[in-house]
RNA sequence: GUGCGGAAGAGUCCCCGUCCUGCACGGGGCGCCGAAGGCGCAACUCGCCCGGAAACGCUCAGGCAUAAGGACCGUGC
Numbered sequence: 001g002u003g004c005g006g007a008a009g010a011g012u013c014c015c016c017g018u019c020c021u022g023c024a025c026g027g028g029g030c031g032c033c034g035a036a037g038g039c040g041c042a043a044c045u046c047g048c049c050c051g052g053a054a055a056c057g058c059u060c061a062g063g064c065a066u067a068a069g070g071a072c073c074g075u076g077c
Stems, first nucleotide, its partner, number of pairs: 001077006011030001013029006031064003037060001038058003044052002
């Protein structure tokens, strides 16, 4: 890196439209989440320096029914 399995958090809350009138779809608003990514501090790492760098912080992105995604864990290659 890849296959398989496990994998959390937070309104489907309000309004409008579409409609097969559904727990659906699209747009807007406010509220919220952090474990894709990104950024920041810097815990940590290194004998020291250089360097690397978090599950800490920020929420730009992403996410807040199901699904998908998903850091990380286990396992095969």

The RNA shown here (Glycine riboswitch aptamer) has 77 nucleotides and comes from a soil metagenome. Rfam family: Glycine riboswitch aptamer. The family is grouped with related families in Rfam's "Glycine riboswitch clan". The sequence is in RNAcentral, with records from MGnify. Of the family's consensus pairs, 89% are formed in the model.